This is a predicted structure of a 407-nucleotide RNA (Bacterial RNase P class A) from an Acidobacteriota bacterium. It was read from a public genome assembly, where an Rfam model found it. Lineage of the source: Bacteria > Pseudomonadati > Acidobacteriota. Model confidence (mean pLDDT): 75 of 100. Rfam family: Bacterial RNase P class A. Rfam describes the family as follows. Ribonuclease P (RNase P) is a ubiquitous endoribonuclease, found in archaea, bacteria and eukarya as well as chloroplasts and mitochondria.
């Protein structure tokens, strides 16, 4: 100066008028209630707070709520390299190994292919205990041609080095060896196994030796092994007033005494729990019993119709926010100190002046200074909470790589 990389800040400030909304402290009115000045609604005054780094998205994980009292086993799901963080976690941190990039860096759906099935289209001789299409070789056979040196054709037979097919063709290089060839052997490399060193470990190594010269891709294919997991969600859920139709109709079961039926939001087993009314009649077979039918009650389930959709609570003090020492490479962690930073319910947090402002434009210039305009612009707005991840996006800074020129 021109490319690129990964971090960190920021999302205006200061003032004034007017307006929304909460908390609190008074004051006043109305209603309730009272032993005690206590609850609700309304008007006024003071004082204080009042969107984000992602509030998106609903992708993980919990916290709290409810079902539900525990134990096991099964089935689904879900995560998959190794220390550590953490409440947990598919997060995060430091290696490892593999890819990807000249580099900084970046990415990984990272056990297990020697348990077992399966998958790989076309081409091709053959796609995992495979294979002989063109090629090589053997006068072994049998037919020819010969300049008698050999040479062509079929057949049989041995090869898999050469060539071809394909994304991949049963380890690679080079020597030896052979009729031609081939880990047929040797030498390096590469592969497997066992040993020695480093490391907590995943591993790794200018390292011995030993062997086979071999078992190939995919498991984000079933699957096989480690490890965890219940479900549903603030529209959870709790109380308050009110109003309706204590409705109606159907299917099963039971009408009992270790029998039913419920409790777990996948299924089974087991133990705890927790509920049960009320029987009546009549008829067959039968002989002290069974089985049917009708009315009742009772439990599941289903469909039909009706009430209500008000209100209060949940609701912010938090695995919390800054700051600082200490201990770790580092996430973080532990001490100590300081703060209290929305809580709406159709849904508040706004408008507008005056200054100054990152930042963009134009002039002036080597650059800077100054001057004029414009100018907080992007990506977006809490709704139970937090701690991640992913996605969108405007400006700042400093450091790290590459490439190019001057000195």
């Nucleotide at each position: 100066g021109g490319a690129g990389g990964g971090c960190u800040c920021u999302a205006g400030g200061c003032a004034g008028u007017c307006g929304c909304u909460c908390u609190u402290c008074g004051u006043u009115c109305c209603g309730g209630g009272u032993a005690g000045u206590c609850c609700g609604g309304g008007g006024u005054g003071g004082a204080g707070g009042g969107a984000g780094g992602a509030a998106a998205g609903u992708c993980c994980g919990a916290a709290c709520u409810c079902c539900g009292a525990c134990g096991g086993g099964c089935a689904g799901c879900a995560u998959g390299c190794u220390c550590g963080c953490u409440a947990a976690c598919g997060g995060c941190g430091a290696g490892g190994c593999g890819c990807g990039g000249u580099g900084a860096c970046g990415c990984g759906a990272c056990g297990g292919a020697a348990a077992g099935u399966g998958c790989a289209g076309c081409a091709g001789a053959g796609a995992g205990u495979a294979g002989a299409c063109c090629g090589c070789c053997g006068c072994c056979g049998c037919c020819g041609u010969u300049u008698c040196g050999a040479u062509g054709g079929c057949g049989c037979g041995g090869u898999a080095a050469g060539g071809g097919u394909g994304a991949a063709a049963g380890g690679g290089u080079g020597c030896g060896g052979u009729a031609a060839g081939a880990g047929c052997g040797c030498a390096c490399c590469g592969c497997u196994c066992g040993g020695c060193c480093g490391g907590c470990g995943a591993c790794g190594g200018u390292u011995c030796g030993a062997g086979g010269c071999a078992a190939g891709g995919c498991a984000a294919a079933c699957c096989c092994c480690a490890u965890g997991u219940g479900g549903a969600g603030c529209a959870a859920g709790a109380c308050c007033a009110a109003a309706u139709a204590g409705g109606g109709a159907a299917a099963c079961g039971g009408u009992a005494c270790u029998u039913c039926g419920g409790g777990u939001u996948g299924c089974c087993c087991g133990u705890c729990c927790c509920g049960a009314u009320a029987g009546g009649a009549u008829c067959c077979c039968a002989g002290u019993g069974g089985g049917g039918u009708c009315c009742g009650c009772c439990g599941u389930u289903u469909c039909c119709g009706g009430g209500u959709a008000g209100g209060u609570c949940g609701c912010a003090c938090g695995a919390g926010g800054c700051c600082g020492a200490c201990g770790g490479c580092a996430a973080c962690g532990c001490c100590g100190g300081u703060c209290c930073c929305a809580g709406a319910u159709g849904a508040a947090u706004g408008a507008c002046u005056g200054c100054u402002g990152a930042c963009c434009c134009g002039g002036c210039u080597u650059u800077g200074a100054u001057c004029g305009g414009g100018g907080a612009a992007a990506c977006a707005g809490a709704a139970u909470u937090c701690g991640g991840c992913u996605u969108a996006c405007g400006g700042a800074g400093a450091c790290c790589u590459c490439c190019g020129g001057c000195a």